The part of an RNA shown here (small-subunit ribosomal RNA, 5' domain) has 506 nucleotides and comes from Emticicia agri. The coordinates come from a structure-prediction model, not an experiment, and the mean pLDDT is 82. The sequence was found in a public genome assembly.
Context: one part of a larger RNA
RNA sequence: GGAUGAACGCUAGCGGCGGGCUUAAUACAUGCAAGUCGAGGGGUAGCAAUACACCGGCGCACGGGUGCGUAACGCGUAUGCAACCUACCUGUAUCAGGGGGAUAGCCCGGGGAAACCCGGAUUAAUACCGCAUAAGUAAGUAGAUUGGCAUCAAUCAGCUUUGAAAGAUUUAUCGGAUACAGAUGGGCAUGCGUAAGAUUAGAUAGUUGGCGAGGUAACGGCUCACCAAGUCUACGAUCUUUAGGGGCUCUGAGAGGAGAAUCCCCCACACUGGCACUGAGAUACGGGCCAGACUCCUACGGGAGGCAGCAGUAGGGAAUAUUGGGCAAUGGACGCAAGUCUGACCCAGCCACGCCGCGUGCAGGAAGAAGGCCCUCUGGGUUGUAAACUGCUUUUGACUGGGAAGAAAAGAUCUCUUGCGAGAGAAGUUGACGGUACCAGUGGAAUAAGCCACGGCUAACUACGUGCCAGCAGCCGCGGUAAUACGUAGGUGGCGAGCGUUAUCC
Numbered sequence: 001g002g003a004u005g006a007a008c009g010c011u012a013g014c015g016g017c018g019g020g021c022u023u024a025a026u027a028c029a030u031g032c033a034a035g036u037c038g039a040g041g042g043g044u045a046g047c048a049a050u051a052c053a054c055c056g057g058c059g060c061a062c063g064g065g066u067g068c069g070u071a072a073c074g075c076g077u078a079u080g081c082a083a084c085c086u087a088c089c090u091g092u093a094u095c096a097g098g099g100g101g102a103u104a105g106c107c108c109g110g111g112g113a114a115a116c117c118c119g120g121a122u123u124a125a126u127a128c129c130g131c132a133u134a135a136g137u138a139a140g141u142a143g144a145u146u147g148g149c150a151u152c153a154a155u156c157a158g159c160u161u162u163g164a165a166a167g168a169u170u171u172a173u174c175g176g177a178u179a180c181a182g183a184u185g186g187g188c189a190u191g192c193g194u195a196a197g198a199u200u201a202g203a204u205a206g207u208u209g210g211c212g213a214g215g216u217a218a219c220g221g222c223u224c225a226c227c228a229a230g231u232c233u234a235c236g237a238u239c240u241u242u243a244g245g246g247g248c249u250c251u252g253a254g255a256g257g258a259g260a261a262u263c264c265c266c267c268a269c270a271c272u273g274g275c276a277c278u279g280a281g282a283u284a285c286g287g288g289c290c291a292g293a294c295u296c297c298u299a300c301g302g303g304a305g306g307c308a309g310c311a312g313u314a315g316g317g318a319a320u321a322u323u324g325g326g327c328a329a330u331g332g333a334c335g336c337a338a339g340u341c342u343g344a345c346c347c348a349g350c351c352a353c354g355c356c357g358c359g360u361g362c363a364g365g366a367a368g369a370a371g372g373c374c375c376u377c378u379g380g381g382u383u384g385u386a387a388a389c390u391g392c393u394u395u396u397g398a399c400u401g402g403g404a405a406g407a408a409a410a411g412a413u414c415u416c417u418u419g420c421g422a423g424a425g426a427a428g429u430u431g432a433c434g435g436u437a438c439c440a441g442u443g444g445a446a447u448a449a450g451c452c453a454c455g456g457c458u459a460a461c462u463a464c465g466u467g468c469c470a471g472c473a474g475c476c477g478c479g480g481u482a483a484u485a486c487g488u489a490g491g492u493g494g495c496g497a498g499c500g501u502u503a504u505c506c
Stems, first nucleotide, its partner, number of pairs: 001506004006502005013358006019351002021316001026314003030311003035058003040055002043052003065269003074194008084186002089182007097131001099129002107120005138161004143156005167174002195241003202232003207229004212224003244266004248259004271292005294305004322348001324347003330344001331342004361392004371383005398442005406433001413426005450495005455476003461490005471478002
């Protein structure tokens, strides 16, 4: 000098765009943050429209938060899978025949303070279970050809075995099953890179490898039985400490050094620890079970809870915001759709926290007012064209009037094209922000300047007070009676809605 998620002191007019718990992954009152579908089903209430609990489907594994853990194939980069999975979406092909038994709800009865639970009777489905049909590339297997990278892979034909389905309807459609392929998303493996300490030198028994089996979507000591005795290490094993990684950001001529806020990608976590279930996908933040700590309710028998979601509270701290508006846009879930939900998101509020922009007026005006300060004091110098005064302008602010873009649509209507599906056009509907931005007009210099420094480094000097006192100070140092270094005043210098200080990095 540059920089900061900054803080503190003094000061403060406006706008645009960004940013805002770096500390206690501390504890949380309250509200909201994940639902949707009646075009799957039977019901209840109601005259009906409609609403509602239950069974069922899809979603809740996304989005949002935090950085505890992790020195690791976690991340980055480059590869591989002849060792793998992939709901919804797209394409191709082929199907959808015929049955069964339950169960929630409803009704009856019972238990409990509550949370809730138990028994009986009865009922439906796109819920559940058999049967039929279908394999070629599902599984297994003797064979032939081609290829490869050990296991093998591709193609051809033979045999054996297993395994499907669901309907709704306003007749427009929306769905269902199987197989293959695509797309998307993931899983696994490997080379290289990835903090400090040797005042950590040895570490290791599922440990290292093999055969077999189990398990997994899949390879594998992933797990198990048996066998062998290996494996890592001075190119730093093991241990300890610290730490999420990267794109990026700051600095620097670069090499490098430092950081890991906002935004994006990956990982990990969801009161602490463990466990599985469901599912295409979780070992699941607002699902479940067990244990623990803590908080709350209780009729003392037993129950309920998890803000590292958005606001907000207490606490900690030098320090970090509203218990706001809206689904109008973008995106997501569900739905044929209308639509519903969405603290994602879009906006608004607070804060000079940062960057950028604008303003606080412009021109004229003297041998130079008054006042202040200084001096060699009837005077001179300086503040200083500064003020007054004259003319002009109106950014900004105030008031009045007008007033957006962001909206593309979808749906319903009409017209046209088309075998269907569908496509094109017309008119028309939808704005939280917001009567905001912006534009025009009215009047008036009107509404708007501070902070730090002035011994040298370092731009900027005098007077008074003080008298090694009070104090200053980044370093050198200054102050003991003329202090340009302390305090005040005048003047000056620097930056300017900021200016200084502190902390940290280059």